[in-house]
Molecule: transfer RNA
Organism: Bdellovibrionaceae bacterium UBA5009
RNA sequence: GUCGCUAUCGUAUAAUGGUUAGUACGGAUGGUUUUCAGCCAUCAAAUAGCAGUUCGAUCCUGCUUAGCGAUA
Numbered sequence: 001g002u003c004g005c006u007a008u009c010g011u012a013u014a015a016u017g018g019u020u021a022g023u024a025c026g027g028a029u030g031g032u033u034u035u036c037a038g039c040c041a042u043c044a045a046a047u048a049g050c051a052g053u054u055c056g057a058u059c060c061u062g063c064u065u066a067g068c069g070a071u072a
Stems, first nucleotide, its partner, number of pairs: 001071007010025004018055001027043006048064005
């Protein structure tokens, strides 16, 4: 240089173009408890960036960025 793969809450991981973007761990608040732990309830937190297609994009297309791999 060329080609391929990946990018979603703090972390991990789902979502077959119409989902309030889900689940687990973690975090916060409250309850229970003399206290802690545990348990229960509730809450906050995410689609790498810019364009395009579409009535509608996490999903399809292009480019960029970052990471990983293959190749000479």